[in-house]
């Protein structure tokens, strides 16, 4: 330098004319004029967390749901940062380096599952080995006993190697190791690492049921709130009127609050019917953006300055022309000329994450390869 992969950022711009929505000002008070602004990095999915609003100034338990190493960040999160442990891939003789993943609490509370093969998948002996007894000229065969070192099956078969020992073997014993648990020392805020002693060692699996710890009230902008208009609480059934039907909190239970005084429209539940379907608010000034400095390994935090960047309601944010920028092809006197192209995709209460889609450009890392010093 080239190619591939991964990650991050970005993902058109300027001028003119016309059109369109909103804000502000002027004015004839909604006609007109001027100025300013006008769809994303994901606006998508609706998967999480919140702000905000109502229930409501009542909770408690159960259920249901989520998370799960340590420390930190954040309004919070199932998110992010850094570290630890385990595992995976690549390079390397090795030591080690680089990158990635985690579904990272518990198997000594209990239950379940591990097909086929294999003697046996949680206390087992198929082949084999050993000694004893019997048969046989011998090779070998039969019987019970001992054995789990060797072989076989399998993903996995009683902790590994070497030795002593034994009839043959075996942690039976010895030495050096492995792994789990506990305790002490050292380092670290901690997870943990290291090292010493003691004890155990026949598994795995909890995105199997389950157990433990921590957390979660519900609903949701068509939420809510206000105003206007208009009408029939027609009618039916059931229950009830404070010794209370029922409603709400709430998925259930307890509990709490409200609740009609036999009625001119009584209260509630269910069915059925009538009226309205208009306007405003919520609705964009905020956990806000940008720049600089400080601080921290980092995610971030702090300070100063500066900016205001859609608010529609069937839903605007555009069209035309020219120039510039980006990408691809051809030609080239390497100055340039010419032709073509541009991905995923459109706000609807707002914000922070996660996931998914994406032509091209820039940057960083890793791997391979070429050249040169």
């Nucleotide at each position: 330098g080239c190619u591939g992969c991964u990650u991050g950022c970005u993902g058109c711009u300027c001028u003119a004319u016309c059109g369109u929505u909103c804000u502000u000002u002027a004015c004839a008070u909604g006609a007109u004029a001027a100025a300013g602004a006008g769809a994303g990095g994901a606006a998508a999915g609706u998967c999480c967390g919140g702000a905000c609003a109502a229930c409501a100034c009542a909770g408690a338990g159960u259920g249901c749901c989520g998370c799960a190493c340590c420390a930190c960040c954040u309004a919070a999160c199932g998110g992010g940062u850094g570290g630890g442990u385990u595992c995976u891939g690549c390079c390397g003789u090795a030591a080690g380096g680089c990158a990635g993943a985690a579904a990272c609490a518990g198997a000594c509370a209990g239950u379940g599952c591990c097909g086929c093969a294999g003697a046996a998948a949680a206390u087992a002996a198929c082949c084999g080995c050993u000694a004893c007894g019997g048969a046989g000229c011998a090779a070998u065969c039969c019987g019970g006993a001992g054995u789990a070192a060797g072989g076989g099956u399998g993903a996995a078969a009683a902790u590994g190697u070497a030795g002593u020992g034994u009839a043959a073997g075996a942690g039976a014993c010895u030495a050096c190791g492995g792994u789990c648990a506990g305790c002490a020392g050292u380092g670290g805020c901690a997870a943990c690492a290291u090292c010493g002693c003691u004890g155990g060692c026949g598994g795995g699996u909890a995105a199997a049921c389950c157990u433990u710890g921590c957390g979660g009230g519900u609903u949701g902008a068509a939420a809510g709130c206000u105003c206007a208009u208009g009408u029939a609480u027609a009618u039916c059934a059931g229950c009830g009127c404070u010794g209370a039907a029922g409603u709400g909190c709430u998925a259930c239970u307890c509990g709490c609050a409200c609740g009609a005084u036999u009625g001119u429209u009584c209260g509630c539940u269910g069915a059925g019917g009538g009226g309205u379907u208009g306007a405003g608010u919520g609705c964009u000034a905020c956990a806000g953006g940008u720049u600089u400095c400080g601080u921290g390994u980092g995610a971030g935090c702090g300070a100063a300055a500066u900016c205001g960047c859609a608010g529609a309601u069937a839903a605007a944010u555009g069209a035309u022309a020219g120039g510039g920028g980006c990408c691809c092809g051809u030609c080239u006197u390497u100055g340039g000329a010419u032709g073509g192209g541009a991905a995923c995709a459109g706000a609807a209460u707002c914000c922070g994450g996660c996931u998914u889609a994406c032509a091209g450009g820039c940057a960083a890392g890793c791997a391979g390869u070429c050249u040169u010093u």